This is a predicted structure of a 350-nucleotide part of an RNA (small-subunit ribosomal RNA, central domain) from an uncultured prokaryote.
[in-house]
Context: one part of a larger RNA
RNA sequence: CUGGGCGUAAAGCGCGCGUAGGUGGACCAGCAAGUCGGAUGUGAAAGCCCUGGGCUCAACCCAGGAAUUGCAUUCGAAACUGCUGAUCUUGAGUGGUGGAGAGGGAAGUGGAAUUCCUGGUGUAGAGGUGAAAUUCGUAGAUAUUCGGAGGAACACCGGUGGCGAAGGCGGCUUCCUGGACCAGUACUGACGCUCAGACGCGAAAGCGUGGGUAGCAAACAGGAUUAGAUACCCUGGUAGUCCACGCCGUAAACGAUGGGUACUAGAUGUAGCGGGUAUUGACCCCUGCGGUGCCGAAGCUAACGCAUUAAGUACCCCGCCUGGGGAGUACGGCCGCAAGGUUAAAACUC
Numbered sequence: 001c002u003g004g005g006c007g008u009a010a011a012g013c014g015c016g017c018g019u020a021g022g023u024g025g026a027c028c029a030g031c032a033a034g035u036c037g038g039a040u041g042u043g044a045a046a047g048c049c050c051u052g053g054g055c056u057c058a059a060c061c062c063a064g065g066a067a068u069u070g071c072a073u074u075c076g077a078a079a080c081u082g083c084u085g086a087u088c089u090u091g092a093g094u095g096g097u098g099g100a101g102a103g104g105g106a107a108g109u110g111g112a113a114u115u116c117c118u119g120g121u122g123u124a125g126a127g128g129u130g131a132a133a134u135u136c137g138u139a140g141a142u143a144u145u146c147g148g149a150g151g152a153a154c155a156c157c158g159g160u161g162g163c164g165a166a167g168g169c170g171g172c173u174u175c176c177u178g179g180a181c182c183a184g185u186a187c188u189g190a191c192g193c194u195c196a197g198a199c200g201c202g203a204a205a206g207c208g209u210g211g212g213u214a215g216c217a218a219a220c221a222g223g224a225u226u227a228g229a230u231a232c233c234c235u236g237g238u239a240g241u242c243c244a245c246g247c248c249g250u251a252a253a254c255g256a257u258g259g260g261u262a263c264u265a266g267a268u269g270u271a272g273c274g275g276g277u278a279u280u281g282a283c284c285c286c287u288g289c290g291g292u293g294c295c296g297a298a299g300c301u302a303a304c305g306c307a308u309u310a311a312g313u314a315c316c317c318c319g320c321c322u323g324g325g326g327a328g329u330a331c332g333g334c335c336g337c338a339a340g341g342u343u344a345a346a347a348c349u350c
Stems, first nucleotide, its partner, number of pairs: 003322004007304002012318001014201003021194003025088002028085004033081002035077008049065006091191001092188004098181001103177007110154001115149003119145003125136002162169002206247006215241002220236004258317006266295001268293003272289005299306002323350003332343004
């Protein structure tokens, strides 16, 4: 350098943005770097291959040819790639119009419920379990009721519904703000795709400083269970869960399926925007675009299954895999306050 692969067998970076790099629409002209052709030089000899010859044959030897797929110089070709110039609008983008949405950030605010506190009513139990006990209660609990405090989460709507790149996002109102989509134009004129490094975002747990703490609850304590019970069950209960700022950078970060473009039967549900038919009706029917589901043809697949949201047919770019264990470990580097993360072996062994 090369092969085969990556849904479940080893293998898609958690996600984005984007540099270098790789790659790239239509048409015209030019150049001739790649590309193709010719010529010349060179590509030592021997060997290999072909033809002929010499040892009685052969091995061996001799002569000639071919080959040496390369390099250099030179003369040409211009389809393709490239470069330069000119043009185009289908890719991409921009402007104005419109509706949808738990997209993000900040501030304010509402009701239900739990807990606690004060008062009232009221009396002997309550709680909890498979059954109990620890626990609470005559210092008046549980129950019920008026009032108050505080924190956290938002029932119904709610939906294989919506939004977001992913993580994720759900009471209501206001402010600030990102993206996607539909329709029909106008404009720019290939500005595109992908992306090593870099940079940013990134659930939960955890860490630092300060606050907050209703409920829940690692650790811990007690009660049970049990042969034991460092558990499952019960009564308590601290970190934490919440807020601000700063770290951490990992997950079965999953669709276990990287991104982009084009093409390839249908049938049906759903939500967004638009058009048509026709009555006006919360509708219904037909249809387009862009989402999201289920089923299914061809095709693919080891099978399961996937199937216009591909795991089908092709192309472009990136990442990754290469028997099991040792091991995602050691050592070293980088990052981190730490926990640890990341990069990542070998001996040995089957």
RNAcentral holds the full RNA, with entries from ENA. Its mean pLDDT, the model's own confidence on a scale to 100, is 88.